[in-house]
RNA sequence: CCGCGACAAAGGCAUACCCGGCGAAAGCCGGCGACGCAAAGCCACGAGGCUACAGUCGGCGCGGGUGCGCCGGCCACGCCAGUCGAGCCGCCGAA
Numbered sequence: 001c002c003g004c005g006a007c008a009a010a011g012g013c014a015u016a017c018c019c020g021g022c023g024a025a026a027g028c029c030g031g032c033g034a035c036g037c038a039a040a041g042c043c044a045c046g047a048g049g050c051u052a053c054a055g056u057c058g059g060c061g062c063g064g065g066u067g068c069g070c071c072g073g074c075c076a077c078g079c080c081a082g083u084c085g086a087g088c089c090g091c092c093g094a095a
Stems, first nucleotide, its partner, number of pairs: 004093002012037002018031005035082001041088002045085003048080003055074008
C1' cells in the first nucleotide's frame, strides 16, 4: 500500500414514532429517539422505486359564453444514496 473485517480499540452515523418548519405530494431541514449500519461518508452517472402541483386525454355534472368542479389514465424537469451498481474520499488493524 492492497485485500479483508475481530465478542479488538477510539469514535461516527442515526430507522420508526413524536414535535416544529418547508413542500401539492413524494420527501427534505431541525429537535427527540435508536431499528440498525464497516462506509447508513460524499455523489443523481446507470438501474430500480416513490410522488403528480402544473400539463394532457377520457368520463360525469353545472353553465348564456370564455369555462368551472369531481373522478380516472398518462406524465418528472421533482424525490429516494438506509434499493442496488459505478465513481470519489476515509478510522483502526486481529485472523
This is a predicted structure of a 95-nucleotide RNA (c-di-GMP-I riboswitch aptamer) from a Gemmatimonadaceae bacterium. The prediction has a mean pLDDT of 88. It was read from a public genome assembly, where an Rfam model found it.